[in-house]
RNA sequence: UCAGACGGCCGGGCGGUCGCGGCGGGGACUUGUCCUCGUCGAGGAAAGUCCGGGCUCCACGGUGAAAAGGCGGCGGAUAACGUCCGCCCGGGGCGACCCGAGGGAUAGCGCCACAGAAAGCAAACCGCCUCCCGUUCGCGGGGGGGAAGGGUGAAAGGGUGGGGUAAGAGCCCACCGCGGCCUCGGCAACGCGGCCGGCAUGGCAAGCCCCGCCUGGAGCAAGACCGAAUAGGGGCGUCGCGCGAGGUUCGCUUCGCAGGGCUCAUCGCCCGAGACGCCCGGGUAGGUCGCGAGAACCGGUCAGCAAUGGCCGGUCCAGAGGAAUGAUCGUCGCCGUCCUUAGGGACGGAACAGAACCCGGCUUACAGGCCGUCUGACACU
RNA sequence: GCCGGAUUAGCACAGCGGUAGUGCAGCGGUUUUGUAAACCGAAGGUCGGGGGUUCGAUCCCCUCAUCCGGCACCA
Numbered sequence: 001u002c003a004g005a006c007g008g009c010c011g012g013g014c015g016g017u018c019g020c021g022g023c024g025g026g027g028a029c030u031u032g033u034c035c036u037c038g039u040c041g042a043g044g045a046a047a048g049u050c051c052g053g054g055c056u057c058c059a060c061g062g063u064g065a066a067a068a069g070g071c072g073g074c075g076g077a078u079a080a081c082g083u084c085c086g087c088c089c090g091g092g093g094c095g096a097c098c099c100g101a102g103g104g105a106u107a108g109c110g111c112c113a114c115a116g117a118a119a120g121c122a123a124a125c126c127g128c129c130u131c132c133c134g135u136u137c138g139c140g141g142g143g144g145g146g147a148a149g150g151g152u153g154a155a156a157g158g159g160u161g162g163g164g165u166a167a168g169a170g171c172c173c174a175c176c177g178c179g180g181c182c183u184c185g186g187c188a189a190c191g192c193g194g195c196c197g198g199c200a201u202g203g204c205a206a207g208c209c210c211c212g213c214c215u216g217g218a219g220c221a222a223g224a225c226c227g228a229a230u231a232g233g234g235g236c237g238u239c240g241c242g243c244g245a246g247g248u249u250c251g252c253u254u255c256g257c258a259g260g261g262c263u264c265a266u267c268g269c270c271c272g273a274g275a276c277g278c279c280c281g282g283g284u285a286g287g288u289c290g291c292g293a294g295a296a297c298c299g300g301u302c303a304g305c306a307a308u309g310g311c312c313g314g315u316c317c318a319g320a321g322g323a324a325u326g327a328u329c330g331u332c333g334c335c336g337u338c339c340u341u342a343g344g345g346a347c348g349g350a351a352c353a354g355a356a357c358c359c360g361g362c363u364u365a366c367a368g369g370c371c372g373u374c375u376g377a378c379a380c381u
Numbered sequence: 382g383c384c385g386g387a388u389u390a391g392c393a394c395a396g397c398g399g400u401a402g403u404g405c406a407g408c409g410g411u412u413u414u415g416u417a418a419a420c421c422g423a424a425g426g427u428c429g430g431g432g433g434u435u436c437g438a439u440c441c442c443c444u445c446a447u448c449c450g451g452c453a454c455c456a
Base pairs, nucleotide, nucleotide: 001377002376003375004374005373006372007371008370009369010368012332013331014330015329016328017327018326020041021040022039023038024037025036026035027034028033029032043352047363048362050361051360052359053358054357055219056218057217058216068215069214070213071212072211073087074086075085076084077083088102089100090099091098092097103210104209108208109207110204111203112202125150126149128145129144130143131142132141133140134139158176159175160174161173162172163171177199178197179196180195181194182193184191185190223289224288225287226286233280234279235278236277237276238275239274242257243256244255245254246253247252259271260270261269262268294316296315297314298313299312300311301310302309303308334349335348336347337346338345339344382452383451384450385449386448387447388446391405392404393403394402399436408422409421410420411419429445430444431443432442433441
C1' cells in the first nucleotide's frame, strides 16, 4: 500500500422565530376557558410479537404427577430464557476467524422413491476361479467357490498397503477408523497413552419414540374504585282493578250477566288493570387508579479470562385521550455536482423509523460516519 | 395493544418426505350457416421470499413479507 477478520460507538451541533403535549406557579373573567412564566418531552431499533420475566385476575385434592408443549455437548452468568460468557467436539478458511437444534439408531415401531441382481435376519447382473458335459474350437449349458473388480444408487456389511490363494475374503499383518477396559490430566464435556476385540448391527429422531430438564391458564381490551340520564329489576305506600256465585298454592281462575274491538246484527275470536310517589341494588356512558425511583442511568473502584456481580458517589429521565414530540430561518460540520483568480463560491442531498403497562433478550430494517484489536500478500529498511 | 389463521396455474381448491393435480376460465381443433353447449387435444407452476434438516422438502424446522379473522364489562 492492497485485500480481509472481529469488536465497540455515533445516528448531525449551536442559536433565533412561530407552534404542540404533560406537570407546576401566577393572573383574568363570562367558573371552565383563556393568557403568561418555569420545567420536561422518542429509538438503536420505540418495529416484528419470536422467547423469557415483573405485575394483575382466574384455577388449584393428588402438584410439574397425567395430557400437551418446549429445551438438549460441558461448566458458568442471570429474576428468567431458546439469551450471554468460557471451554470441548465436528466442519470450513493459508490465516485473523467463522458455522453447528451438538443427548440416544444393539429399547421398540416406521421410512429409505427411481435406478439396481440386491436397500436391511443381505444379494449375485456383467466379469473372476474351478469341476462336469457339449463343441462348428469362436464358445455354449450345468454344478460349486468367492465377493476383490465393473455397473446402479445419496447410501452396497470398515479404509489404505502388503502377505496369502485356483480365484478370493480381517483369512493373516501394519497404520488409520470403530467398540470395550485401564492409567494419567481435567469440576466436566473431553483429551494423551496402553491393552484387548474383531469388523458384527448403514442412514433418518427439525418421523413416532426413549432419556434428562422446564412449563397451571389468560393477558393492561389484565384488573380495582366512583358512577349518571333513559330503559329494565325489586320493595313500600295511596288510588284503582264492572256485578253475582264457585274454586284457590292468594299469583290467579271457572261460569253467568254486563262493557269494548273485529263487523250492522247472530255465531265465533280477542281485550278486559294499572297509574302515581318514595326507596334499594346490579350496571351502561363517563371519570379515577393501575402508570413509571427502577432487575434504572452515569462515573469510579473491587472480584472474575469473560458474561456478570458487589460497593461508593451522583442524577431523575415522556407518559396523556386515537394519543403531543413539529415547521421555518441563520450558522458550522458531512456528502455529491459545477465554477474558480486555489483563498473560496453556487446549487442540491442526508437513512430506517416513531412510545401506548414495564423490563431482559432474539430477529428484522437502516443514508452516512468514527474508533480499536488482529490476519494475509507485496514492496522497502 | 393483545391473540389466532392463511399463502399451490388467471380464479376456487386438493395434495402420507419420492415426476405437483382437479374444476372453471383462456388457447387450438371437431361439430354448426354462425354462436352457445358438447367432444377431442395441448399449454400454463421460482408451490409468497430467504435459510436449515434430509440422498431428496409444497410437506419438517427457523426467519421475513403480505392478507384475513377475533377481543373489554353487564344483562

Predicted 3D model of RNase P RNA and transfer RNA as a complex of 456 nucleotides. It holds a member of the Rfam family "Bacterial RNase P class A". Rfam's curators write: Ribonuclease P (RNase P) is a ubiquitous endoribonuclease, found in archaea, bacteria and eukarya as well as chloroplasts and mitochondria. The coordinates come from a structure-prediction model, not an experiment, and the mean pLDDT is 76.